[in-house]
Molecule: transfer RNA
Organism: Candidatus Saccharimonadota bacterium
RNA sequence: ACCCUAGUAGCUCAGCAGGACAGAGCAAGAGCCUUCUAAUCUCUAGGUCGGGGGUUCGAAUCCCUCCUAGGGUA
Numbered sequence: 001a002c003c004c005u006a007g008u009a010g011c012u013c014a015g016c017a018g019g020a021c022a023g024a025g026c027a028a029g030a031g032c033c034u035u036c037u038a039a040u041c042u043c044u045a046g047g048u049c050g051g052g053g054g055u056u057c058g059a060a061u062c063c064c065u066c067c068u069a070g071g072g073u074a
Stems, first nucleotide, its partner, number of pairs: 001073007010026004019057001028044004050066005
């Protein structure tokens, strides 16, 4: 220098042939239970979907560009 993969909640990830309110588990908070704690169960909060721009009635998803991490070729 070029090519490939990944970037979504505090963490690990799903969703990626455009359309539902953006989801799960763990973690956190509250409740229930218990003599107390833990576990179970219930509920709650938490996201500018890496940044910017474009296409579209509509973008996490498609296009362009940049950034970060990993890998490959030279």